[in-house]
Molecule: transfer RNA
Organism: Glaciimonas immobilis
RNA sequence: GCGGGUGUAGUUCAGUGGCAGAACGAGAGCUUCCCAAGCUCUAGACAAGGGUUCGAUCCCCUUUACCCGCU
Repeated sequence: GCGGGUGUAGUUCAGUGGCAGAACGAGAGCUUCCCAAGCUCUAGACAAGGGUUCGAUCCCCUUUACCCGCU
């Protein structure tokens, strides 16, 4: 330099154009003599820019970080 893949919550992952979800974690409450466990609730995310579309995490282009292969 060329080709391919990945990027979604603090972490690990779902989500094939129509309200962004789960588990663990965090905070608050209940329970308990206390802790742990358990139960309930709450907050928190689509790598960046542009395009297509009534509508984009999803489709297209560019950029960026990482991984793999080729040279």